This is a predicted structure of a 273-nucleotide part of an RNA (large-subunit ribosomal RNA, domain VI) from a Pseudomonadota bacterium.
Context: one part of a larger RNA
RNA sequence: CGUAGGAGACUUGAGGGGAGCUAUCCCCAGUACGAGAGGACCGGGAUGGACAGACCUCUGGUGUUCCGGUUGUCAUGCCAGUGGCAAUGCCGGGUAGCCAUGUCUGGAUGGGAUAAACGCUGAAGGCAUCUAAGCGUGAAGCCCACCCCAAGAUUAGGUCUCCCUCUCGACGAAAAGUAGGGACUAAAGGUCUGUGGUAGACUACCACGUUGAUAGGCUGGAGGUGUAAGUGCAGCAAUGCAUUCAGCUAACCAGUACUAAUAGACCGUGAGA
Numbered sequence: 001c002g003u004a005g006g007a008g009a010c011u012u013g014a015g016g017g018g019a020g021c022u023a024u025c026c027c028c029a030g031u032a033c034g035a036g037a038g039g040a041c042c043g044g045g046a047u048g049g050a051c052a053g054a055c056c057u058c059u060g061g062u063g064u065u066c067c068g069g070u071u072g073u074c075a076u077g078c079c080a081g082u083g084g085c086a087a088u089g090c091c092g093g094g095u096a097g098c099c100a101u102g103u104c105u106g107g108a109u110g111g112g113a114u115a116a117a118c119g120c121u122g123a124a125g126g127c128a129u130c131u132a133a134g135c136g137u138g139a140a141g142c143c144c145a146c147c148c149c150a151a152g153a154u155u156a157g158g159u160c161u162c163c164c165u166c167u168c169g170a171c172g173a174a175a176a177g178u179a180g181g182g183a184c185u186a187a188a189g190g191u192c193u194g195u196g197g198u199a200g201a202c203u204a205c206c207a208c209g210u211u212g213a214u215a216g217g218c219u220g221g222a223g224g225u226g227u228a229a230g231u232g233c234a235g236c237a238a239u240g241c242a243u244u245c246a247g248c249u250a251a252c253c254a255g256u257a258c259u260a261a262u263a264g265a266c267c268g269u270g271a272g273a
Stems, first nucleotide, its partner, number of pairs: 001152001005163007015149004021049007033038001051106005059100004066093005071086006110144003117137004164272001165183004171177001184270001189267004193209005214260003217256005223249003230243005
């Protein structure tokens, strides 16, 4: 820009893409078959491998924003307590998120038309013949079915809902209709903008903007770390014990308007050739 008014939702599916794998074991059955050795078809069930998708409850990884331990040194006047630097100084753990080695799921089933092949009926050619006319069966393959995208599918689809005025008017027989003019109006909805994340390179998408829990803060909780500081007691002291499963605590879960989403501006018209 188009999709012959504008807008918000929900859709159909022309067409396109993806997937399509396979092993072992058990039953049937030591049956059919076979002298024996051996050993099935058909059908049913179970468990795997590789591959793929999703997810983070579990198992783990990461987690330089959390907690703790510890060395050297510097600072805070000193002690104590802290902080800086040394690859996050080094080390032990670890929430959220992300992830796999973890968890769940998938290949199924059914239909249609067929290939090779197997047939029915059947002439040419009194027979025979699956083929010449006609009609069947038949594959991990083809078309559907399963998952995803999809109306720029210009053949531009469908459904629902919402929104939008009065008047003058040459001409005209005219209530019709028409170029044009005047007054009023600015809808539904959208954008800008702000707070953000389940989204994200940007854009887009999604949530929210006081009729508010969108983010931060605060409060409570979960989870993590592992028993803070201070004080008291014991010990010459290092240190230990008690107060104390303390103290601290990121991204998690709730609650709560304390802070910031204020105020607003713009686009979009008037019933649709």
RNAcentral holds the full RNA, with entries from ENA. Taxonomically the source falls in Pseudomonadota (Bacteria, Pseudomonadati).